[in-house]
RNA sequence: GGGGUCUUAGCAUAAUCCGGUAGUGCGGCUGGCUCCAGACCAGCUGAUGGGGGUUCAAAUCCCUCAGACCCCA
Numbered sequence: 001g002g003g004g005u006c007u008u009a010g011c012a013u014a015a016u017c018c019g020g021u022a023g024u025g026c027g028g029c030u031g032g033c034u035c036c037a038g039a040c041c042a043g044c045u046g047a048u049g050g051g052g053g054u055u056c057a058a059a060u061c062c063c064u065c066a067g068a069c070c071c072c073a
Base pairs, nucleotide, nucleotide: 001072002071003070004069005068006067007066010026011025012024013023020056027045028044029043030042031041032040049065050064051063052062053061
């Protein structure tokens, strides 16, 4: 220098090919239970790497930037 894969909540991960309610587990918070805590039960919390474009509608398609990994030279 050229090419490819990936980036979703505090952590892990799903949402296929083919755009249509962003889900699950752990965690955290509140309440119940308990003498207290743990376990258990109920409820709640929080995310699409940044920016732009297409579209009625984008995690998904297009462009660009940043980062991680791999291949070629």